[in-house]
RNA sequence: AUGAAGAGUUUGAUCCUGGCUCAGAAUGAACGCUGGCGGCGUGCUUAACACAUGCAAGUCGAGCGAGAAAGGUCUUCGGACUGAGUAAAGCGGCGGACGGGUGAGUAACGCGUAGGAAUUUGCCUUUCAGUGAAGAAUAUCCUCGAGAAAUCGAGGUUAAUGCUGCAUAAGUCCUUAACGGGAGAAAGAUGGCCUCUUUGCUGUCGCUGAAAGAUAAGCCUGCGUACUAUUAGCUAGUUGGUAGGGUAAAGGCCUACCAAGGCGAUGAUGGUUAGCCGGCCUGAGAGGGUGUACGGCCACACUGGAACUGAGACACGGUCCAGACUCCUACGGGAGGCAGCAGUGAGGAAUAUUGCGCAAUGGGCGAAAGCCUGACGCAGCGACGCCGCGUGGAGGAUGAAGGUUUUCGGAUUGUAAACUCCUGUUAAGUGGGAAGAAACGACAAAAUAUAAUACAUUUUGUAACUGACGGUACCAUUAAAGAAAGCACCGGCUAACUUCGUGCCAGCAGCCGCGGUAAUACGAGGGGUGCAAGCGUUAUUCGGAAUUAUUGGGCGUAAAGGGUGCGUAGGCGGCGUAUUAAGUCAACUGUUAAAACCUCCAGCCUAACUGGAGAUCAGCAGUAGAUACUGGUAUGCUAGAGGAUGGAAGAGAGAAGUGGAAUUCUUGGAGUAGCGGUGGAAUGCGUAGAUCUCAAGAGGAACACCAAUGGCGAAGGCAGCUUCUUGGUCCAUAUCUGACGCUGAUGCACGAAAGCGUGGGGAGCAAACAGGAUUAGAUACCCUGGUAGUCCACGCCGUAAACGAUGAUCACUAGAUGUUAAUUCUGCUUGCAGAAUUAGUGUCGUAGCUAACGCGAUAAGUGAUCCGCCUGGGGACUACGGUCGCAAGAUUAAAACUCAAAGGAAUUGACGGGGGUCCGCACAAGCGGUGGAACAUGUGGUUUAAUUCGACACUACGCGAGGAACCUUACCUAGGUUUGACAUGUAUAUGACCGCUAAAGAGAUUUAGUUUCUUAAGGGUAACCUUAAGCAUAUACACAGGUGCUGCAUGGCUGUCGUCAGCUCGUGUCGUGAGAUGUUGGGUUAAGUCCUAUAACGAGCGCAACCCUUGCUGUCAGUUGCUAUUCUGUGAAGAAGCACUCUGAUGGGACUGCCUGGGAAACCAGGAGGAAGGUGGGGAUGAUGUCAAGUCAGCAUGGCCCUUAUGCCUAGGGCUACACACGUGUUACAAUGGCUAAUACAAAGGGCUGCAAACCUGCAAAGGGAAGCUAAUCCCAUAAAGUUAGUCUAAGUUCGGAUUGAGGUCUGAAACUCGACCUCAUGAAGUUGAAAUCGCUAGUAAUCGCAUAUCAGCAUGAUGCGGUGAAUACGUUCUCGGACCUUGUACACACCGCCCGUCAAGCCAUGAAAGCUGUUUGUACCCGAAAUCAUCUUAGCUAACUUGUUAAAAGAGGCGGAUGCUGAAGGUAUGGAGAGUGAUUGGGGCUAAGUCGUAACAAGGUAGCUGUAGGAGAACCUGCGGCUGGAUCACCUCCUUU
Repeated sequence: AUGAAGAGUUUGAUCCUGGCUCAGAAUGAACGCUGGCGGCGUGCUUAACACAUGCAAGUCGAGCGAGAAAGGUCUUCGGACUGAGUAAAGCGGCGGACGGGUGAGUAACGCGUAGGAAUUUGCCUUUCAGUGAAGAAUAUCCUCGAGAAAUCGAGGUUAAUGCUGCAUAAGUCCUUAACGGGAGAAAGAUGGCCUCUUUGCUGUCGCUGAAAGAUAAGCCUGCGUACUAUUAGCUAGUUGGUAGGGUAAAGGCCUACCAAGGCGAUGAUGGUUAGCCGGCCUGAGAGGGUGUACGGCCACACUGGAACUGAGACACGGUCCAGACUCCUACGGGAGGCAGCAGUGAGGAAUAUUGCGCAAUGGGCGAAAGCCUGACGCAGCGACGCCGCGUGGAGGAUGAAGGUUUUCGGAUUGUAAACUCCUGUUAAGUGGGAAGAAACGACAAAAUAUAAUACAUUUUGUAACUGACGGUACCAUUAAAGAAAGCACCGGCUAACUUCGUGCCAGCAGCCGCGGUAAUACGAGGGGUGCAAGCGUUAUUCGGAAUUAUUGGGCGUAAAGGGUGCGUAGGCGGCGUAUUAAGUCAACUGUUAAAACCUCCAGCCUAACUGGAGAUCAGCAGUAGAUACUGGUAUGCUAGAGGAUGGAAGAGAGAAGUGGAAUUCUUGGAGUAGCGGUGGAAUGCGUAGAUCUCAAGAGGAACACCAAUGGCGAAGGCAGCUUCUUGGUCCAUAUCUGACGCUGAUGCACGAAAGCGUGGGGAGCAAACAGGAUUAGAUACCCUGGUAGUCCACGCCGUAAACGAUGAUCACUAGAUGUUAAUUCUGCUUGCAGAAUUAGUGUCGUAGCUAACGCGAUAAGUGAUCCGCCUGGGGACUACGGUCGCAAGAUUAAAACUCAAAGGAAUUGACGGGGGUCCGCACAAGCGGUGGAACAUGUGGUUUAAUUCGACACUACGCGAGGAACCUUACCUAGGUUUGACAUGUAUAUGACCGCUAAAGAGAUUUAGUUUCUUAAGGGUAACCUUAAGCAUAUACACAGGUGCUGCAUGGCUGUCGUCAGCUCGUGUCGUGAGAUGUUGGGUUAAGUCCUAUAACGAGCGCAACCCUUGCUGUCAGUUGCUAUUCUGUGAAGAAGCACUCUGAUGGGACUGCCUGGGAAACCAGGAGGAAGGUGGGGAUGAUGUCAAGUCAGCAUGGCCCUUAUGCCUAGGGCUACACACGUGUUACAAUGGCUAAUACAAAGGGCUGCAAACCUGCAAAGGGAAGCUAAUCCCAUAAAGUUAGUCUAAGUUCGGAUUGAGGUCUGAAACUCGACCUCAUGAAGUUGAAAUCGCUAGUAAUCGCAUAUCAGCAUGAUGCGGUGAAUACGUUCUCGGACCUUGUACACACCGCCCGUCAAGCCAUGAAAGCUGUUUGUACCCGAAAUCAUCUUAGCUAACUUGUUAAAAGAGGCGGAUGCUGAAGGUAUGGAGAGUGAUUGGGGCUAAGUCGUAACAAGGUAGCUGUAGGAGAACCUGCGGCUGGAUCACCUCCUUU
């Protein structure tokens, strides 16, 4: 000095892997909205599609002949002169091979770079030598002719720097050993001087031959230059040689002959795509992408082929032929080629003017003037890009109005505007501005050169001319803030927020995702943010992406190690010495065009832009060096590797033989009714004698114990014993060879099980199959049978979870402890122990590594070499093609399409038909119920005008409701009402309203009558009037009102888990992190209660305690309570008294305190004392949280909705309905009972709109009556079961009381719908209740009554109270619920989870397919244009040359013709490749709520997965072999620690 940034998205959360997406820069761009000016650039990326019209290449009279007209002047009117030797045309020369366009083709010496030798080169420069003398034609022109035209033919005249011979030849070429010999040129034009003319001299421009240069071009070579192997073999002129031909030139370039080569895995051949480069874009760089404009090269010019001319072409604006297309035509025949500049059509998202000028630069011709030039210079159009400028500046608060918003106070838009004062860029007007952009040429002079004052060149000077742009740049001036701002965005990434509308609709979206009534995400408004004459979107490229990793990635489990070995090519390779110099290093040289990038300087006002200088381009080639390393060559060494000798172990392999146990079968004996099988059964076997048992025999297969984390092998794999053959390994010795090594693409070999072929064999087992079960089904799991197969021989197949999911080899890096095979040493009780060293095989572990789990000398550590493989999930271990196979199939291996994830490890939960521990009336043990009956009550359903609403497993259902006849009441019908039944305020009006009476009406209500407004102030004699306040009514407006909706917007309250023992925090520590630890372990408890251990130490909410009540008791207090004692009284009772009971205030008491035992302790067991003993009994008290649990109808409340109604009033009805189902209860079914009679003992409550005694009446409900009581006084108020007697006698009863009839009582306006009670009569079901299920562990269950709240009345319900008063608990296997620890998980909405496949529907892309249609290409053959070449004793024609006398004529040659080779297009036949399409068909993908099952995830309910085979609606099932990526229990082995 330069220079490298990340983010979102998988999960409940975490780390990792991994894809997708975004922020940046760029563009020949396009589209949307918008648009003031200027400068500089740039503009058909598509149809190399077709083109109207105009222009784009001409020029030279100083090469040649010939040669007008209009116009003008003159005129004798005939014409002449001028125009003019001009125009136009022709012959001839030079140029049309440059300039300009395009990128179709081309994967190639095409291009780039560096070299090379066998070449040519017009014009230009230099040098040398020439430029003599002849000849014949022809265009133009003239006269005819053919044709529509294009054009052509015949005859005649004529020139040249046109053409043809001849002469000459310095040098050139050929030949030759040399001398020598031979061949081959030319053109003149125009100035000057001299001369009478010719002639001559001379300048310039030309011409000819030759040499050299420069320029330009051709050819050859090394290296580099896209993808594809699902293209592996290609090649006959092919590769080389000889000879010849041909070319400017080497060469199979061509021909003949000879040989059989040449290319290819370092990718030939084929296919697809593509002009290449300097550069341009991006990037930190390495790279990646690209080739528009500018520059270099190449290729092409309607398509294909061909040559001619020429210095140069196989020729964009030339020729010939073929083809397609277009145009003209008189139908006979002709014409054409914008990929030049403009322009048109077409195509397309898309790309400009039929402009001006040769003034400049450059080019062609010319001696020059000059002419030509769509090259070029300019202008026009387009915000297409880059750059610059402007749209104003300063002040200005009442913080205006308006908008938006609001908590209604305000806030914001916002100094923004208005307003005041300034300035004048641009645009507009006026004026200036011939500025700059120019030289050549002409003239004059000088110099050089020359004989020369010509000519030429150079220098100086002079006077003029020439501008398309353009009246442009620029300058001055006038007026005037006047004419000039938009676009996108505002959920996160990503800067920027609110209101309304909408309501999973409309829509948005780059990714994640938003929208289902409170949307910062849609649409609009306001506000804000960003950029700005632009802003966004789309497309494409690079970046980010270390996401193809050379720089710079990986492969145990995420994608990824080949199943294993042998080994070819290749890659890599031990220790020395010498040499070489290929690699390597460094110096110099050449080149790497210019432009561009970079640095500096300079010119346009600045910038963009442009100019100058420098640096750079590091690649390639060359020259001379260095020699450490690598390579080559030579020669050595022994540490790698191998051999030798001596030992050792082994289920290593192959073959042959052999053994016993067991199953089965057969035969015989004995024996009788079952056997077998299962969770339980059945099928099956058996009286024709099974199973069982004894003996004998047959046959096949496998080898118990030993046996093992043991051994061997490359892997697959290998197991009775013996023999034979054979491979490998280890140890020791350090004897031999001397790097012989490692790895290993292609290749070769081996390779479990299943399967296939042929032939055997077949005991057991056993796919398929059959039957029996199970089940909703059961193509399964279970059972009974059973065939392939399993076995052998030979041959295929070639795959597995072929796994250590870990390639091979070498080296290095703490240890501890088993085991196998050895060797050495030590010790001694000589068969044991110990130590050391090798080679295997296990476990734990340090450093290190790892995302973590884990690995850890047997590495997943640290290094080296080589091979294989991976690059998001699905589609897909697939399709097509190839190879292999008898087949099954194996191997190699895509794409379209689709998703934003798929995945690994670990964490916290939840769950498991996982495990362990523990608790609970959870089970068990008991007692009593429910479920059956009738009734009561609630719910569902149904019904209805309405049967108001809510509550739905536990946790709704005698619940809200602790009390629906009206009211309640929210529902229905009907009638009314609209500021309202109720609140507040304002304005106006009135002075009453209310109440009472009467009438109408179902009532609300309406009408009529009756009836002082009050207070204060002022005025007035008074009546009364005015004002103000209060009150009331009416009207109007704000508003009221709503049991209308949303409990999924909420507060509050409540239920439930659960009175379960849990839930957390601070600091510290561990972990990358989520998290863990604490809170776990060992004990203990009712308890996370306590103790102890302990990387934890403490703390909080919960537990417990504190509170209430009950049980014992002290003290205090005695009325309305009490009465032991005393007195009075016949008695009731009174007095006295407060001891007792009781009441109610305050204390005590219980704390594991004491004892014994156990224990480390906590604590437990037992005991004593005590009223009470281990939280004494009961209550209140409910952690963090869960269930979007319940409640908008208790209350409150956001939002929405109604407003003559969804509000309010009223009457009647309904909430009480009734085929039915369920919950909760009551009464019963009877003798432990019913009925009758007598009789005893409570507690806790309530009472003035009240409780009501005595007494009377009534059978009774009740009525009358009224004492007492505002209550320890009076009343409700008799407690009942119990007890004592009597009766009933087992029955639908003297049980039971429903239902119904009749008559009453009470409450209440009112008892019909629809109350309770009493009396008489009636007297239903029901005889203890199926499956199932509920409560309860002690003063409990059961049973008995009493009271209260609500309440006019109404209780089988609820809440309380007391009386009597049990049984049982072995225990935790099981059911349910819960707690803790642990384990598995594909669950996290958390098992009511997740999820698989068929079928059905829709959509999408794709494979196969009888075929069909284009395209392209190979091979063979046919036809064969133009054209070159070759040949010809060639129809015809024929100036120059030769012969010839001048001529005729002949010859040579030419034109023309013929034949042949090659040959484009075309045709025929047959292959290949690729594309499109195709009835039908195959699978695949996607799609809120379809069908069938439930295969997988937990032991997923049969562990799963896997290769193979069979079967089956489907997931799948079964057989054989394999794997753990299987849970659980037990056992064995090993390790660690003590």
Molecule: small-subunit ribosomal RNA
Organism: Candidatus Babela massiliensis